[in-house]
Predicted 3D model of a 501-nucleotide part of an RNA (small-subunit ribosomal RNA, 5' domain) from a metagenome.
Context: one part of a larger RNA
RNA sequence: GGAUGAACGCUGGCGGCGUGCCUAAUACAUGCAAGUCGAACGAUAGCCCGAUUUCGGUUGGGUAAAAGUGGCGAACGGGUGAGUAACACAUAGCUGACCUGCCCUUUAGCGGGGGACAACUGUUGGAAACGACAGCUAAUACCGCGUACGCUCAUCGGGAUUAGAAGCCGGUGAGGAGACUUACGGGGCUGAAGGAAGGGGCUGUGGCCCAUCAGGUAGUUGGUAGGGUAAAAGCCUACCAAGCCGACGACGGGUAGGGGGCCUGAGAGGGUGACCCCCCACACUGGAACUGAGAAACGGUCCAGACUCCUACGGGAGGCAGCAGUAAGGGAUAUUGCGCAAAUGGGCGAAAGCCUGACGCAGCAACGCCGCGUGUGGGAUGACGGCCUUCGGGUUGUAAACCACUUUUCGAGGUGAAGAGAGAGGACGGUAACCUCGGAAGAAGUCUCGGCUAACUACGUGCCAGCAGCCGCGGUAAAACGUAGGAGGCGAGCGUUAUCC
Repeated sequence: GGAUGAACGCUGGCGGCGUGCCUAAUACAUGCAAGUCGAACGAUAGCCCGAUUUCGGUUGGGUAAAAGUGGCGAACGGGUGAGUAACACAUAGCUGACCUGCCCUUUAGCGGGGGACAACUGUUGGAAACGACAGCUAAUACCGCGUACGCUCAUCGGGAUUAGAAGCCGGUGAGGAGACUUACGGGGCUGAAGGAAGGGGCUGUGGCCCAUCAGGUAGUUGGUAGGGUAAAAGCCUACCAAGCCGACGACGGGUAGGGGGCCUGAGAGGGUGACCCCCCACACUGGAACUGAGAAACGGUCCAGACUCCUACGGGAGGCAGCAGUAAGGGAUAUUGCGCAAAUGGGCGAAAGCCUGACGCAGCAACGCCGCGUGUGGGAUGACGGCCUUCGGGUUGUAAACCACUUUUCGAGGUGAAGAGAGAGGACGGUAACCUCGGAAGAAGUCUCGGCUAACUACGUGCCAGCAGCCGCGGUAAAACGUAGGAGGCGAGCGUUAUCC
C1' cells in the first nucleotide's frame, strides 16, 4: 500500500447493487416451512333443486367440507460444518462387476376369476396419547389361473476377444405381467429393447503439521468353498497357507469439510475457503432396520441415553444446523413483515387449480462497493472578531457581508409505468420515472502537523499530567503533553484495533 462476513471511537444528507451469529453442532415459547389427486375407490356433514309426505320424515340429482382406502411426491428444494487426513474432494480413467421412478423413442399386449381390510355401524378400555372386539363394503389396494416377447434361470452347442469368462449367437426345458377410467378428445396400466439424465463401485495421480510418533497388522495378507449385494471384493463365515504395510514416512498424535474460487503479489509464491456454484458429511447423542426406483430418511419408524413438557401417577409428548423470533454466549451480526388467482422454479393434478419462509419483494444496519449532493458567478474599505506581532503590520481571507443566478437533491401537488411471451391478471407500488410550484433553502466531518511523513506558532504544564507504530518527547523558553489560532490529508466518512499478503 492492498484486503475483510469485521468490531470500537467521533461524525452522518440521498440513491443503486450487494452483504449481515465468524462465538454455544448451546437450549428453544409461538406461528408458518410438503403436499396433492373426486378423471382410481367406497361412504358422506352442510347447502341448492325436484318428487313424495301422516309434516316426524323418505327419496333422486347437483354442489361440496372434514376424514378414510389407493396413487404420486415427501430421498428434491432449504440449513449447518460437528465429524472426516478418507477414493471425502479434484483430475484422468475403468465398470466384460452394476442400478435407474418420472421423461422421450420403438415394439407387443391389457383374457378370465377370487378373498379381504379401512372408512362406516355396534359394544368397549383409557385422564390423555392411543386403542380392543364383533359385523358390513369398494377400488388403479391384495392374491391365484391362462397367455407372452429379442425377458429371467438351468442346461447343451458354437466361434471370437480376453489375464480369465459370467458378455455374444443358436437349441431345449422351466418360470415370470396387466387396471382400469373418461367429459370419448384422451388419461392410465404391463412385458421387452433403446435414449436422455442421475447414481453405485474400482483405480492412477494431487493437495496440512509433528520422527520429542519407528515399527504396525489376526479378518490382518492371500487361496478354496459357501453366503451376501443392483454389483467386484475378507463385504461376511468355515477351512488352509503366512503373509501384508513401512524412512518414497507405515502406525500413532494434532489440526481440518474438499474444490471452482477469493485476497495479495510483476511473477513464482504466500494466505484463505464468508456470499454464489459443484461434491461430501450431519440433523438432540448413539444404534438399527422398514417402506421405496432411490434413504440406513432434518420437519418418518423402532430401541437406548441426556434434557424439556403434560399427567387422573397408570402412562404419554418433543427435537429450529428450515423462515421469522426468544434466552444465553460474545467485541459483534437484522423483521415473530408482504406475495406466490405477480415473476422464476418445484410437487400433485387431464385441466381449472392447490401447496411452496424455495423464490420474488419490502423492513433494519455507512457493513462493503459505486454514484450524487451540501451551491454557482461577482464581490477589497482586504470590514468585525480571533490569532500572532519586531507594534509598522501579518494572517484567517474572496472567506463573510452584499449583488446576481441555479434547483441536482429536498418539500408540496399532479400524471404514473416496464417487469405479463394472445386476452385478463403486479406482492413490489401510487414505487421508479415525468410535469408544475417553492426557496440557498434541509445536508461536514474526522485524523494529523519532531523524523520516517504532507502540514507551525502562542499559551498552559514542568520527568508532573501525559504522548508513543519505531526512534523517542516531558526535569521553566516543549514545533513531540494539553488548549487555541493556523496549516496538511482524506471526505459521508475519518481514525483505531484485529487478521492476511
It matches the Rfam family "Bacterial small subunit ribosomal RNA". The prediction has a mean pLDDT of 83. The RNAcentral record of the full RNA draws on SILVA.